[in-house]
Annotation
A computed fold for a 1520-nucleotide RNA from a Fimbriimonadales bacterium, annotated as small-subunit ribosomal RNA. It matches the Rfam family "Bacterial small subunit ribosomal RNA". The sequence was found in a public genome assembly. NCBI's taxonomy places the organism under Bacteria, Bacillati, Armatimonadota, Fimbriimonadia, Fimbriimonadales. Model confidence (mean pLDDT): 83 of 100.
């Protein structure tokens, strides 16, 4: 000075963070995990310095060696040395060795903490006070001699001293006895006096000349230390519930410093315990330490207090103090010595060794300081202590340089190749010197002397950037990103999770982030975790209310008054050790860590003085809670007995005849020995229709014909009585559906098991026919259910409305109704409030109080072991190992359903024609092959890519060749075209010959130059790839689907996902429109706008057309001409539910008129958000990867065309609605120059010769065909059908062998309308008929794309199949039913349970043996002090005996552990087997309890539940 305190003012309070992960998404519940701090730590990588701390957590394992407790000669004799002053010392003697130091085994209370008590105690050394120290005695160690022993050591003899030992005296005093006075008080009693009696002490010592000092004895007091007692407090376990015989108390005795069963004898039978005794497990306790906002939680290293231990167990001795770490005795284990006879030892002291372990230091220096022992002192001793050494083990501090330095070196990394990053970083320039090294000086610690540390801290000078940086991380949490490698491998990982060819998650590199002489990891504790919830949680459905009641202990408890003061509150006092923590602008080390001082705090305990509202105690009163009483009332409440009718079955009899019964359909079964049916009679058992209801009663389970008897509870009214008598209820006791068990009955129906019949892949099931336990009764057990309202009991409070059951009152009436109010029960809806939501809501899941029960992630596990109960079945109580990161609730959006409703579609139905059977064509699979290139593969692949594979194409195979390449760009050099011929060869190619000398400009040409083009071309950059990945992609496409849907903005609702809008009622082809509505609008889709066709108008009029006029022909728009018509082109009009009638709010619908066309006029193009990792890397493009004398390129040949077979799509047929022949007629749309090709001629024909015309409204292809007419065939494998095959040809083309099409003649197969199944089509459609085109030399086209001709039938309707849209419902699905998922079996791994037996360990009981030792007894024996003349005595000792007694032994129990053949279930594990139990009505609704059965999930019986879908009915409620 500050903190702090007081007063005033201003102020002040320092303290609490979350995240990831269940889901498609959401909210909740709930666990797991992370971020923080800490450590006596360890490990990995790395490591400059200093200060302060700290360092065997494991084996209380074993220890070599040295040291850790001595000192006093001023107690004594003696010996030795001596400078003669003295010194040293073994022994006797005194004090100390009980402190200090170490450790934490034991101990759950003989301990510790805290607060008290001792009137029940002790105390050496120290301090104070009082008094005293007189007279004597006998020994003994040592020394000396002898003996024994290896040693350790022992024995005998002689001799000697004392502050060693003993006797006597004295008695201030003490103690005891008796008498007596005073005072006090805790329960026993205590204190202070007086008198008498008995008893009790010492070293006449040491030192000093002396003074004196030290020591000794008695007594009192003090201080400090210790002993004993008590209250309170602090671990786990009830799968430990009863424990105890010195046990609990008393009396006598003994013992102790002292109380006491502490010990003993006797007496009594007590004592402890659910407020947890006894037992088991674990553990030293505390101040404190860590963490935490706190409350708490965890811990008890270092420092400090207490306790306990000293190789293990037992014991005493000495002493003031020990039952004694460095003392003794005994026993045991171990180690060592030994002459084998016997001995020695105890590091949990300091160092050190060894073992163990992940792991923990020097056999250091000094007594200089602090402290201790002895001593009068000097001093000696002190591994206490002070220091040093080792270890980044921790905390703190410092450094490894500072300033400048480029549009930025090199290297490295990335790159879009432009650049960017590392990076002012480096280099380089200037500067500084902490640390370091060298040299010099030099402390404090020491009030006089003495310094281990230590020539240390510190100071000064010099040298020189010199000596000094790493570790972890970079997917999210969590700060920090790229490249390469790898390819579900290697690996990572705290959780979620990464890795299967483009990995920010592995490994490496570059870069970045964090911390820094450290950084990470592992382990442990607290925190986060309100996840054990006192502060501060829950239990309808998430885990969680006991099945229900009665009631004990306990907990809680109405109104008033008085008293008390236990709880409670306030003040004061004592204590709460120090250290620690907090604070101080307090001090000291340069700072800090560290340390000193102060303050505060220590939230506690005790005492005392007060207060008295509340709680408690005591006393008195009250009536509202509770109970009693009186009068009424309702009821399937309970028990017992009696009794009734209907029905089923059986028996008897009658009538009657062939079936009955049963099912989805059958069958088993019954029946001509007469069933079923029907009538009459009888027997027996069980259950009680209607009434019946949302009803009533009961604590629950549960209770239903009627009557009687007995009996429990409830409600209402009255307000007479008691006077808090109440609520709850751990244990306890009782009741407790169904199934099941025991004994005895009974048995009609039903019916587990069982048998048979079906169904089925199987059917241990569902269905059917039978059928035994059982169901029923009596008595006795069992004691569980979805025992549910999944909601414990009690009390009070908090809007209403509408029912219903049982009462009461009022009003009204003659009376009953009606109406109003009210009590108790039982329902529905609903406000506030609550809730995660669903929902609850005076019958609470609301607001409060009291008491009980229960929960704490899922599985393991309604399990195991143990206990209790049971005849059994089993019940009740009830874990762990291990394993997962979830499991779960409610609600949302979808999807799905062998759920419901509405609607649509050639979806079904109604029709027509096909496919599936045949032959052929084409495609595919499969097989084959040198190759049969590749892709496409449910619908949505399979006449698909391919609008055309003989070569080519061509990607495949064989063979032969090339290597900057067949193709592109650059390129030194050389050159200038193209082309033709010959030779070799299968060709590519190679060789040779001939021919020729590019273009533009300058320039006439040439020469030359420039520019361009082309060829050759070394080396190299690069090309090339139909190689791979369509799961890296773009683009394009298919499908749902031309289905009517998909969304957004704002608002509103919901915690939220999300909903609303978009639902509802109508209507439509349509989310089309209308109406309504917490929605109002909008977008993409629908529709319309576009194209074609159908009608008309206008314009135009050739190559098209030809009505009128004229001309001409065999005929013909052939010609003149014309624009009327057809037609072409262009532009317009027209159709909008516009008009009328009806219905309807409207939208719209039905009908009608007019019209070429009528309700979208017909057709096309047009394809929302999205789905399928759909298809395509081989159309193209393209990232990555791969090949590079080959996976590239060229050439010849082959293959893609194979063929037992299977599938798909078609063609042609099977014939007479036809086929053949003859004759005749009518289109549209296209194509044509390396083309279409007419007339004409030749050929039976394919075709050939030839070439008018035409780049086409002009010419050509071009004949249309079905059809019509006529004729033949007459139902047959044919005059049907045309496959196959033979021969002969034509055409295209280098080339028709593999492998083309066509023609002629001949041949003449299967096939007679097609099984299961399946496809297309609703009008100019189907069906039938031909024509054209593309591709293309040709064509395997019967395909595809178009064109026209002829031209139908049917649709009642939406039950069903398929697909789709909407609404709703259930869901355990969300990769979304091709989903999910259960159990056995098989394989592997892991932990667990049981287990004959066996091996350690702990412990109880009984008995045996009994060491050392205390105590007790003691004949005989031994003995210096005292008594005695003596004998002897007193007293003592050894020995012996006794009680107790450790270790040991025997027997018998109990607890826990190890091993274990075998047995049992459990958990987990990409692709095993069998089924399909559950989730949808899961295809037999599921589940609970129980019983039986079955490979398995499971099935069935019986009772219960809704946590069951769907439909209908009854009743009630809400709204209108």
């Nucleotide at each position: 000075a500050a903190a702090c305190g007081a007063u005033u003012c201003c102020u002040c309070a320092u303290g609490g963070a979350g995240a990831g992960u269940u889901u498609g998404a959401u909210c909740a519940u709930g666990g797991c995990u992370c971020a923080g701090g800490a450590c006596g730590a360890a490990c990995g990588c790395u490591g400059g310095c200093g200060g302060c701390g700290u360092g065997c957590u494991u084996u209380a394992g074993a220890c070599a060696u040295g040291c850790a407790a001595g000192u006093c000669g001023a107690g004594c004799g003696a010996a030795c040395c001596u400078u003669c002053g003295g010194g040293u010392u073994a022994g006797c003697g005194g004090c100390g060795a009980a402190c200090g130091g170490c450790g934490g085994a034991g101990u759950a209370a003989u301990a510790c903490a805290u607060a008290a008590g001792c009137a029940a105690c002790c105390u050496g050394c120290c301090c104070c006070u009082a008094a005293g120290a007189c007279c004597g005695g006998g020994a003994u160690a040592g020394c000396c001699c002898c003996u024994c022993g290896a040693a350790a050591g022992a024995g005998g003899g002689a001799u000697u001293a004392a502050u060693a030992c003993c006797g006597g005296a004295u008695g201030u005093g003490g103690c005891c006895u008796u008498c007596u006075g005073a005072g006090g008080a805790c329960a026993u009693c205590c204190u202070c006096g007086g008198a008498a009696g008995a008893u009790u002490a010492a070293a006449a010592c040491g030192c000093g000349c002396a003074a004196g000092c030290g020591g000794c004895u008695u007594a009192g007091g003090g201080a400090g230390g210790g002993g004993c007692u008590u209250g309170u407090g602090g671990c786990c376990u009830a799968u430990c519930a009863g424990c105890u015989u010195g046990u609990u108390g008393g009396u006598g005795g003994g013992g102790u410093a002292a109380c006491g069963g502490c010990c003993u004898a006797c007496c009594a039978a007590g004592g402890c315990a659910u407020c947890g005794a006894c037992g088991g497990g674990u553990a030293g306790c505390u101040g404190g330490u860590c963490u935490g906002a706190g409350a708490g939680g965890a811990c008890g290293a270092u420092c400090a207090g207490c306790c306990c231990g000293a190789c293990u167990g037992g014991g005493a001795c000495u002493g003031a103090g020990a039952c004694a770490c460095g003392g003794c005795c005994c026993a045991g284990a171990c180690u060592c010595c030994u002459a084998c006879g016997g001995g020695a030892g105890g590091c949990a002291g300091c160092a050190g060794u060894u073992u163990g372990g992940a792991a923990u230091a020097u056999u250091g220096c000094a007594c200089a300081a602090u402290g201790g022992g002895c001593g009068a002192a000097a001093g000696c001793c002190u591994g206490a202590u002070g220091c040093a050494g080792c270890g980044a083990c921790g905390c703190c501090g410092c450094g490894u340089g500072g300033a400048g330095g480029a549009c930025g070196a090199a290297g490295u990394c990335c790159c879009u190749c432009g650049g960017g990053a590392u990076g002012u970083a480096a280099a380089c320039u200037c500067c500084u010197u902490u640390u370091g090294c060298c040299a010099g000086g030099a402390a404090a610690g020491a009030u006089a002397a003495u310094g281990a540390c230590g020539g240390u801290a510190c100071c000064u000078g010099g040298c020189g950037a010199a000596u000094a940086a790493g570790c972890c991380c970079c997917g999210g949490c969590u700060a920090a990103c790229u490249a390469c490698g790898u390819g579900c491998c290697a690996g990572c990982a705290g959780c979620c999770g990464c890795g299967g060819u483009a990995a920010g998650a592995c490994g490496u590199a570059g870069g970045g982030g964090g911390c820094g002489a450290g950084c990470g990891u592992u382990g442990u504790c607290c925190g986060g975790a309100u996840u054990u919830a006192c502060u501060g949680g829950g239990c309808g459905u998430a885990a969680a209310g006991a099945g229900c009641g009665c009631g004990u202990a306990g907990g809680c408890g109405g109104c008033c008054u008085g008293u008390u003061a236990a709880g409670u509150c306030a003040g004061a006092a004592g204590u709460g050790a120090a250290a620690u923590c907090u604070c101080c602008a307090g001090g000291g080390c340069u700072c800090a860590a560290c340390u000193c001082g102060g303050a505060a705090a220590u939230u506690g305990c005790u005492u005392u003085u007060g207060a008295u509202a509340c709680u408690g105690g005591c006393a008195g009163g009250c009536u509202g809670g509770a109970g009693u009483g009186a009068c009424a009332g309702a009821g399937a409440g309970g028990u017992a007995a009696u009794u009734g009718g209907a029905a089923u079955u059986c028996c008897c009899g009658g009538u009657g005849u062939a079936g009955u019964g049963g099912u989805g359909a059958c069958a088993u079964a019954c029946u001509u020995u007469g069933a079923u049916a029907u009538c009459g009679g009888g027997a027996g058992g069980a259950a009680c229709a209607c009434c019946a209801g949302a009803u009533g009663c009961g604590a629950a389970g549960g209770c239903g014909g009627a009557u009687u008897a007995c009996u429990g509870g409830c409600u209402g009214u009255c307000a007479a009585c008691u006077g808090a008598c109440g609520c709850u209820g751990a244990g306890g006791c009782g009741c407790g559906a169904a199934a099941g068990c025991g004994u005895g009955g009974g048995u009609a129906g039903c019916a587990a098991a069982c048998a048979g019949a079906a169904u089925u892949a199987g059917a241990u099931a569902c269905u059917c026919u039978g059928g035994u336990a059982g169901u029923c009764c009596a008595c006795g057990c069992c004691c569980u259910a979805a025992a549910c309202g999944a909601u414990g009991g009690a009390u009070g409070c908090u809007a209403g409305u509408c029912g219903u059951c049982a009462g009461g009152a009022g009003u009204a009436u003659c009376g009953a109704c009606c109406c109003u109010c009210u009590u108790g029960g039982u329902g529905a809806c609903g406000u506030c409030g609550c809730a995660a939501a669903c929902g609850c809501a005076u019958u609470a899941a609301g607001c409060a109080u009291c008491c009980c029960g229960c929960c704490u992630g899922g599985g393991g596990a309604c399990u195991a072991c143990g206990g209790c109960c049971g005849c059994a079945a089993g019940g009740u109580u009830g874990a762990a190992a291990c394993u997962c990161a979830a499991a779960u609730g409610a609600a949302u959006u979808g999807a799905c359903g062998g759920g419901a409703c509405c609607c649509c579609g050639c979806a079904c139905a109604a029709g027509c024609g096909g496919u599936g059977g045949a032959g052929c064509a084409u495609g595919u699979g499969g097989a084959u092959u040198a190759a049969u290139u590749c892709g496409a593969u449910a619908c949505u692949a399979a006449c698909c890519g391919a609008a055309g594979a003989a070569c080519c194409u061509u990607a495949c195979c064989c063979a032969g060749a090339c290597u900057u390449g067949a193709c592109a760009u650059c390129g030194a050099u050389g050159g200038c075209a193209a082309g033709c011929c010959c030779u070799a060869g299968a060709a590519a190619u190679a060789g040779g010959g001939c021919c020729c000398c590019c273009u533009a400009c300058c320039c006439a040409c040439a020469a030359g130059g420039u520019a361009g083009g082309c060829c050759u071309g070394a080396a190299g950059a690069c090309a090339g790839a139909u190689g791979u990945u369509g799961c890296a992609u773009g683009g394009c496409u298919g499908u749902c689907g031309u289905c009517a849907g998909c969304u957004c903005g704002u608002g509103c609702c919901g915690u939220g996902a999300g909903g609303u809008g978009u639902u509802u009622g109508g209507u439509u082809a349509a989310g089309u429109c209308c109406a309504g509505c917490a929605a109002c609008g909008a977008g993409c889709g629908c529709a319309a706008c576009c194209c074609u066709c159908a009608u008309c108008u206008c314009g135009u009029g050739u190559u098209g057309c030809c009505a009128a006029c004229g001309g001409a022909u065999a005929a013909a728009g052939c010609c003149g001409g014309g624009g009327a018509c057809u037609c072409g082109c262009g532009a317009g009009a027209a159709a909008c539910u516009g008009c009328c009638c009806g219905u309807g709010u409207a939208a719209a619908c039905g009908g009608g008129a007019g019209g070429a066309a009528g309700g979208u006029g017909a057709g096309g193009a047009u394809g929302a958000c999205g789905u399928c990792a759909a298809g395509u890397c081989a159309g193209c493009a393209u990232g990555g990867c791969u090949c590079u004398u080959a996976c590239g390129u060229c050439u010849g040949g082959g293959g893609c065309u194979u063929c037992a077979c299977a599938c798909a799509u078609g063609c042609u047929a099977c014939a007479a609605u036809g086929g053949g022949c003859g004759c005749a007629a009518c289109a549209a749309a296209g194509g044509g120059a390396a083309g279409c090709a007419a007339u004409a001629c030749c050929g039976c024909g394919a075709g050939g010769u030839g070439g008018a015309g035409c780049g086409a409204a002009u010419c050509c292809c071009a004949a249309a065909a079905a059809u019509a007419c006529g004729u033949c065939c007459u139902c047959a494998g044919u005059u049907c059908a045309g496959a196959u095959u033979g021969c002969a040809g034509u055409c295209u083309g280098c080339a028709a062998c593999u492998c083309g099409a066509c023609u002629g003649c001949a041949u003449g197969a299967a096939g007679g309308c097609g099984g299961a199944a399946u496809c297309g089509c609703u009008a100019g459609u189907a069906a039938c008929c031909g024509c054209a085109g593309g591709u293309c030399a040709g064509c395997u086209a019967u395909a595809c794309u178009g064109c026209g001709g002829u031209g139908a039938a049917u649709a009642c309707g939406u039950u069903c199949c398929c697909g789709g849209g909407g609404u709703u419902u259930g869901u355990a699905c969300a990769c979304a039913c091709u989903g999910c998922c259960c159990g056995u079996c098989a394989a592997g791994u892991c932990a667990c349970c049981u287990g004959a037996a066996u091996c350690g360990u702990c412990u109880g009981c009984a008995c045996c043996c009994g060491a050392a030792g205390u105590c007790c007894g003691u004949g005989g024996c031994c003995u210096a002090a005292c008594c005695g003349c003596a004998a002897g005595g007193a007293a003592g000792g050894a020995g012996c005996g006794g009680c107790c007694g450790a270790a040991g032994g025997u027997g018998u129990g109990g607890g826990g552990g190890g091993u274990a053949a075998g047995g049992g279930g459990g958990a987990c594990u990409a692709a095993g087997u069998c089924g399909u139990a559950a989730c949808a009505a899961g295809g037999u609704a599921g589940c609970c309890g129980u019983a039986c059965c079955g490979g398995a999930a499971g099935g069935u019986g019986u009772g219960g539940c809704u946590g069951g879908a769907u439909c209908a009915c009854c009743u009630c409620c809400u709204u209108u």